Model confidence (mean pLDDT): 82 of 100. The RNA shown here (transfer RNA) has 74 nucleotides and comes from a Candidatus Aenigmatarchaeota archaeon. Rfam family: tRNA. It is annotated as a transfer RNA.

[in-house]
RNA sequence: GGGCUGGUAGCUCAGUCUGGUAGAGCGCUCGGUUCGCAUCCGAGAGGCCCCGGGUUCAACUCCCGGCCAGUCCA
Numbered sequence: 001g002g003g004c005u006g007g008u009a010g011c012u013c014a015g016u017c018u019g020g021u022a023g024a025g026c027g028c029u030c031g032g033u034u035c036g037c038a039u040c041c042g043a044g045a046g047g048c049c050c051c052g053g054g055u056u057c058a059a060c061u062c063c064c065g066g067c068c069a070g071u072c073c074a
Stems, first nucleotide, its partner, number of pairs: 001073007010026004020057001028044005050066005
């Protein structure tokens, strides 16, 4: 230098193919259960989806250009 894969909640990742209200588990907060803790049950908070631009009535999703990480080739 080139190819491929990835970047979404505090963490690990779905969702993108086929555009139409952003989700799960763990963690956190509150409540229930217990003499108390753990476990278990219920509820809640938390992300304008890496950045910029384009297309569209509408973009995490499609197109273009960047940045970062992994991997392969040279």